About this RNA:
Predicted 3D model of a 71-nucleotide RNA (transfer RNA) from an archaeon. It was read from a public genome assembly. Rfam family: tRNA. Rfam classes the family as a transfer RNA. Its family is annotated with triplet codon-amino acid adaptor activity in the Gene Ontology.
């Protein structure tokens, strides 16, 4: 350079068009003599940009940035 493939919460992850799941962290609380586990609850998320659509994390382009392959 061409081509595949991935980008989601501090960290890992799930999501084939209608208010993004779950672990983990992380604040209050309950329990304990105290700490650890446990159990309630609470914040925190679609990589940029443009396009389609009544809506886009999801389709399309374009740019990034990681992987892998040809050259």
């Nucleotide at each position: 350079g061409c081509g595949c493939u991935g980008g989601u919460a501090g960290u890992c992850u799930a999501g084939u068009g209608g208010u993004a799941u779950g672990a983990u962290a992380u604040g209050a609380g309950c329990u304990u003599c105290c700490c650890a586990a446990g159990c309630u609850u609470g914040u925190g998320g679609c990589c940029c940009g443009g396009g389609u659509u009544c809506g886009a994390u999801u389709c399309c382009c374009g740019g990034u940035c990681g992987g892998c392959g040809c050259a």